[in-house]
RNA sequence: AGAGUUUGAUCCUGGCUCAGAUUGAACGCUGGCGGCAUGCUUAACACAUGCAAGUCGAACGGGUUUUUGCUAGCUUGCUAGUAAGAAUCAGUGGCGAACGGGUGAGUAAUGCGUAGGGAUCUGCCUUGUAGAGGGGGAUAACCCGGGGAAACUCGGGCUAAUACCGCAUAAGGUCGAGAGACGAAAGGGGGGGACCGUAAGGCCUCCCACUAUGAGAGGAACCUACGUCCGAUUAGCUAGUUGGUGGGGUAAAGGCCUACCAAGGCGAUAAUCGGUAGCUGGUCUGAGAGGAUGACCAGCCACACUGGGACUGAGACACGGCCCAGACUCCUACGGGAGGCAGCAGUGGGAAAUAUUGGACAAUGGGGGCAACCCUGAUCCAGCGAUGCCGCGUGUGUGAAGAAGGCCUGAGGGUUGUAAAGCACUUUAGUAGGGGAGGAGUAAUAUCUGGUGAAUACCCGGAUAUGAGGACGUUACCCUAAGAAUAAGCACCGGCAAACUCUGUGCCAGCAGCCGCGGUAAUACAGAGGGUGCAAGCGUUAAUCGGAAUGACUGGGCGUAAAGGGUACGUAGGUGGAAGAUUAAGAAUCAUGUGAAAGUCCUGGGCUCAACCUGGGGAUGGCAUGGUUGACUGGUUUUCUGGAGUACAGUAGAGGUAAGGGGAAUUUCCGGUGUAGCGGUGAAAUGCGUAGAGAUCGGGAGGAACACCUGUGGCGAAGGCGCCUUACUGGGCUGUAACUGACACUGAGGUACGAAAGCGUGGGGAGCAAACAGGAUUAGAUACCCUGGUAGUCCACGCUGUAAACGAUGAGAACUAGAUGAUUGGUGUAUUAUUGCACUGAGUAUCGAAGCUAACGCGCUAAGUUCUCCGCCUGGGGAGUACGGUCGCAAGACUAAAACUCAAAGGAAUUGACGGGGGCCCGCACAAGCGGUGGAGUAUGUGGUUUAAUUCGAUGCAACGCGAAAAACCUUACCUACCCUUGACAUGCCGAGAAUUUUGCAGAGAUGUAAGAGUGCCGAAAGGAACUCGGACACAGGUGCUGCAUGGCUGUCGUCAGCUCGUGUCGUGAGAUGUUGGGUUAAGUCCCGUAACGAGCGCAACCCUUAUUCUUAGUUACUAACGCGUAAUGGCGAGGACUUUAGGAAGACUGCUGGUGAUAAACCGGAGGAAGGCGGGGACGACGUCAAGUCAUCAUGGCCUUUAUGGGUAGGGCUACACACGUACUACAAUGGUCGGUACAGAGGGAAGCGAAGCUGUGAGGUGGAGCGGAUCUCAGAAAGCCGAUCGCAGUCCGGAUUGGAGUCUGCAACUCGACUCCAUGAAGUUGGAAUCGCUAGUAAUCGCGGAUCAGCAUGCCGCGGUGAAUACGUUCCCGGGCCUUGUACACACCGCCCGUCACACCAUGGGAGUGGGCGAUACCAGAAGUGGGUAGGAUAACCGAAAGGGGUCCGCUGACCACGGUAUGGUUCAUGACUGGGGUGAAGUCGUAACAAGGUA
Repeated sequence: AGAGUUUGAUCCUGGCUCAGAUUGAACGCUGGCGGCAUGCUUAACACAUGCAAGUCGAACGGGUUUUUGCUAGCUUGCUAGUAAGAAUCAGUGGCGAACGGGUGAGUAAUGCGUAGGGAUCUGCCUUGUAGAGGGGGAUAACCCGGGGAAACUCGGGCUAAUACCGCAUAAGGUCGAGAGACGAAAGGGGGGGACCGUAAGGCCUCCCACUAUGAGAGGAACCUACGUCCGAUUAGCUAGUUGGUGGGGUAAAGGCCUACCAAGGCGAUAAUCGGUAGCUGGUCUGAGAGGAUGACCAGCCACACUGGGACUGAGACACGGCCCAGACUCCUACGGGAGGCAGCAGUGGGAAAUAUUGGACAAUGGGGGCAACCCUGAUCCAGCGAUGCCGCGUGUGUGAAGAAGGCCUGAGGGUUGUAAAGCACUUUAGUAGGGGAGGAGUAAUAUCUGGUGAAUACCCGGAUAUGAGGACGUUACCCUAAGAAUAAGCACCGGCAAACUCUGUGCCAGCAGCCGCGGUAAUACAGAGGGUGCAAGCGUUAAUCGGAAUGACUGGGCGUAAAGGGUACGUAGGUGGAAGAUUAAGAAUCAUGUGAAAGUCCUGGGCUCAACCUGGGGAUGGCAUGGUUGACUGGUUUUCUGGAGUACAGUAGAGGUAAGGGGAAUUUCCGGUGUAGCGGUGAAAUGCGUAGAGAUCGGGAGGAACACCUGUGGCGAAGGCGCCUUACUGGGCUGUAACUGACACUGAGGUACGAAAGCGUGGGGAGCAAACAGGAUUAGAUACCCUGGUAGUCCACGCUGUAAACGAUGAGAACUAGAUGAUUGGUGUAUUAUUGCACUGAGUAUCGAAGCUAACGCGCUAAGUUCUCCGCCUGGGGAGUACGGUCGCAAGACUAAAACUCAAAGGAAUUGACGGGGGCCCGCACAAGCGGUGGAGUAUGUGGUUUAAUUCGAUGCAACGCGAAAAACCUUACCUACCCUUGACAUGCCGAGAAUUUUGCAGAGAUGUAAGAGUGCCGAAAGGAACUCGGACACAGGUGCUGCAUGGCUGUCGUCAGCUCGUGUCGUGAGAUGUUGGGUUAAGUCCCGUAACGAGCGCAACCCUUAUUCUUAGUUACUAACGCGUAAUGGCGAGGACUUUAGGAAGACUGCUGGUGAUAAACCGGAGGAAGGCGGGGACGACGUCAAGUCAUCAUGGCCUUUAUGGGUAGGGCUACACACGUACUACAAUGGUCGGUACAGAGGGAAGCGAAGCUGUGAGGUGGAGCGGAUCUCAGAAAGCCGAUCGCAGUCCGGAUUGGAGUCUGCAACUCGACUCCAUGAAGUUGGAAUCGCUAGUAAUCGCGGAUCAGCAUGCCGCGGUGAAUACGUUCCCGGGCCUUGUACACACCGCCCGUCACACCAUGGGAGUGGGCGAUACCAGAAGUGGGUAGGAUAACCGAAAGGGGUCCGCUGACCACGGUAUGGUUCAUGACUGGGGUGAAGUCGUAACAAGGUA
């Protein structure tokens, strides 16, 4: 510090997710040791049991026990009494119990934090001053008696005090204006000379305690300012409320309380209300600013079962006190009682989850005490838990045969891996044994000394010496001994993100933080091997911060991504021109106080280090007080004119309102002329019209809108404004520079205006026109089109308050190049005028520099550079919706969520693809022609059906006479039956035998069985090679599956002209440029232009063939001349001329020429030429597309099979047949059929072959066997054609299917199931519906010939030649393709994408008759305990009084306040609810096709 994820790719916006750190954690797996920390975050739920607050006999009287002394009785060791001592117990009394410990329910301020304040109190403590005299009356304990189950309680009697009460004394106390008045106490213990006293003691002194009153310290109470969470879908709240006066009350100020008076107080700087929450130092995170948090430790607060209340006291409204009410639990004799773990342990419960019913007061601290000491679950320790942090260990060195085993493998090896073993060593921790600090020099004793004192006593303080006392503790630590011994796991390995292979699984099981993996080769699941990371831990989950600049103060945005309010005016607020003076609020600086400690940071020290502990420092951004400064902001004040405004003079304009006027047109009415249609559409129909329409002429009525001018022209804040005239009226601009003197800008709330539609009332209504009706269209058509037509549109008044109210761009101000238009002012200048030029304002528009922007674009009218103020945004959907509120007559508007769900949604631009977008151009694409198919019969292939099987594949073009260039057996893969199992075939091993071959029998055959024949070759003499048989195991075999695992081959777009690269340039980038443009071409062919310049694969050419010529050669071909020969023939000699054969070469290149064109490329025409513009034909197929075809040609991964899915044999099937389709053949006839005669090819084949002549058969054929491995022989008669004859338009002398009979040939074999021949038979068919195919010249059409396959079988296929046309105006349309451009929501790319209803399932949510609960409010009822008030019914020790009585106190009664409770009302919130509304999600559902292209009606 970033990364992944939207796309085919890109940039941006934007969300989601990850890597880091952290935790009082939990869970999973694992677990050696120690140190230091830490441990109910949930039920402030309920609690058994034990402990957590006592102590003082030096305050007091007693009880009990005990010791000693004395006395008495006598059973002489017991009882009783007494005195002294000790211990202990309950009680009176004192102090403490208000601390310490726990918890965080409540509390949004009666709290906390920071800084201050004055009207207060304060036990114990410190330090002063003064005092402490003298009396009195009770009471518990105890005794007696009573009640009660108990808790407990009542009555009578005795008694003490540092308990209680007077009196005295009384100031530096309190009260009071003053005079004056009031007001206290208590003793206990130690020691002691003189003196007094019978004694006790007095007395002196010390200590403790006591009283009054100062001061201090520490503590407590109160007040003020500022800070302290969310919600405005909480906007108004408040009657003791705000203030005053009198009174009361308190420790104290105060409406704290009360009476009266006044009517205030708080609130948009957020009152009130609702929700949530203890606050802080700090903690976690972060670069910081911030954000989150408030465990442990520390400060404050609050609470103690829930609610209320006071008492006592220095202090409480009291955790282990009291009273009352309530809930709950327990005891009970049913009458009544007891209790409060949010103390420490512990239990139940809740929960993902949190410990021992431990030890000790040894230390630190606290309470009591003179002290010893006692108490102390505070505390110190131990136990449990890897809960966290820190440290240590689980060995170290050497060790290659790179062991074994595992895993992988390309079979060689690689890896685990120096890892192990082995060898040498070490011993921390652990084990065993031994030693052994510190936490402790405290209490006490002794000595010395200081203080007090009369004192060497007592007491207090200090120093020195000795010195009981340790829970932890078998401590830490040290020494010794043995021994590698006792000690490694967890997660991950597709990317982010370090780390890869095998096996299993097969969209299953599963994984997943995000993207996403898994449908038979998964580095993503599971296991294994290996690796990576951390390590006594490692992962997961939860949570916080970070990354997130994703709420932006630091540090974001708003034209199109989310986001400018519809517009203006204006309140509060915010901001504000120039100069001088002053002030000192802000600001700056200095000083002081505070900012607790701990923590963080720096720096020392101590535990072996570290964590941890400890000393010092710094920091604590803050607040307060005081001083200084006077630039800047603010305040006050004096001025100024530049901002702003006023005045005056002009000026343009659909600016607004009202009244009046005008013509054109539509419609309608009346009248005339006139006759059959009009109207409307893509085409029609509805409609109107013979009752006279439409057309045309004249006249009238009425309403609405104002053509041309008209213009990215004008005006207005926006909405908006358009005939003319008049009236009233708003604003702008220009000029002058007279006046005012900052009067300004913005503007939350607020107010006004605000298109269309809509609403209300009343008018009006020509045209247009929602709804509606009819006609069309259509599968439907509740639409688009047509004919009608009502609200409405118009006017007046009122409401509504919204729009893509848009420049999708808030208002104001300043600054920053220009160019060009057009609108409207002013000035100058030239000109006779018209008009032009220059300068200067205002507004408006196009282009454009810098700059900005994600890009598009903006660009003085900013989206540039700055300032001020306002509004708004924070992922998509849910949703601008629900609820609530406000407004509205309603429709609805404004304000405005959440649950849930997704990983995207989006902007701009790019490349493609597509368009019922556009332009240009090709192609037998259409058109123009010729001939077909589709109808018939047959052949053949396919589908379907059938079958035991009808083997398999190919399926739009690009499957269907295709694989198959030959299914009777074989082929053959299918079916049935019968057989074989190392196998029909390959390699290796062992044994035997040569191999081979003949015959018989059984069988459908495979096969089985029996009997013979035969003994080979090499040799080192063991055996070996080939072959056959037998055996066992590795293995063979598979036309079994996967063409979506593959290679290879092939089809197709398409012989279409395209597809790319290097460098450069442009762009943030994807990409672009080049390759676009102007011409041209069959062509990205060539030329020109050009930020491109070049290049590659394609095109073309090079290759083959054909057309012409030359040359060479001349047999089997040829034969002109010469010769021979024949009935005749190149038959022969010969020739090399010709034809021809097959080698070589030439030729054609727009080369020449005229025109067109840019003078180019090229095109058009011409010459020459056998051939002319690619001469004809072929081979040749760019980058790629279709998961195209083929695992059955072959090869091949994986899977499956192994007495079978392999192998053999026989028979059957692939040839079936209601039907449908494709491709062909033959026809339907006279351009023909039949008969007779007759002519001319090319290219091929031939030895298990072609097969001549001859003979023979009607014929297929038979016989025959010459010649030929071929320019020689043969297949082999070419046919159409030509000549002649016949038929005469008919189901025929057309057509030949089908069937019967007889044959031929091939072949082991023609039944299923061959071809051919002869005789006979003679079907359909008379030119073929919709539709559709081929072909542009030696082509179509037509005619025959050959070949491959092959024993035989050709209408198929591949070739060959013969005869030989017609037509093309042209590119509108159909199909396919190329280039450019445009739109796009498509990119699996239009066979795309995608919307809504309905149906089904699930989820959350709104409404809902209601129902149930919580909370608080108001009114009323009621009123426990308690307090203060009243009262005088009762009781009564101290004081007064001689007494009566009084005073005081208590009980009772009473009324005031008040908790719980009750009634009523409305509010608010939560839960639930038949039914119901929409929303979201879900695989392949239904109906349509709304949007994206002109999306087919933009």
RNAcentral holds the sequence, with entries from SILVA. A computed fold for a 1498-nucleotide RNA from a metagenome, annotated as small-subunit ribosomal RNA. The coordinates come from a structure-prediction model, not an experiment, and the mean pLDDT is 84. Its Rfam family is "Bacterial small subunit ribosomal RNA".